[in-house]
RNA sequence: GAGGCUCCAGGGCAAACUCGUCGCGAGGCGGGGACGCAAAGCCACGGGACUGUCGCCAGACAGUCAGCCGGGUUGCCGGA
Repeated sequence: GAGGCUCCAGGGCAAACUCGUCGCGAGGCGGGGACGCAAAGCCACGGGACUGUCGCCAGACAGUCAGCCGGGUUGCCGGA
C1' cells in the first nucleotide's frame, strides 16, 4: 500500500401506515413516518407478480412493480 471478515463512527435510502395530489386501475409523485437496505442508485433485458382493454377463453395488446429472483451498468466512507 492492496484485499477479506467483524465491530464502531459519519453520511445515504426509506416498508407498513398516514395526509395531499395524479392515474380507470396496478401504482406514481410530494409531506409525515421507519420495517428494513452496501447498491433499497439507474435500466423492464429474461423469469415472476399485479392492473386495464379486447377475446373465438388459447391468448393478444397496453401498462405497473428495480424493496420478488436473475442479468446489465455506474458507484461512498473514517477508525479499531
This is a predicted structure of an 80-nucleotide RNA (c-di-GMP-I riboswitch aptamer) from a Thermoleophilia bacterium. The sequence was found by an Rfam model in a public genome assembly. Its Rfam family is "c-di-GMP-I riboswitch aptamer". Rfam's curators write: GEMM was predicted in a large-scale screen for bacterial structured RNA regulatory elements. Model confidence (mean pLDDT): 84 of 100.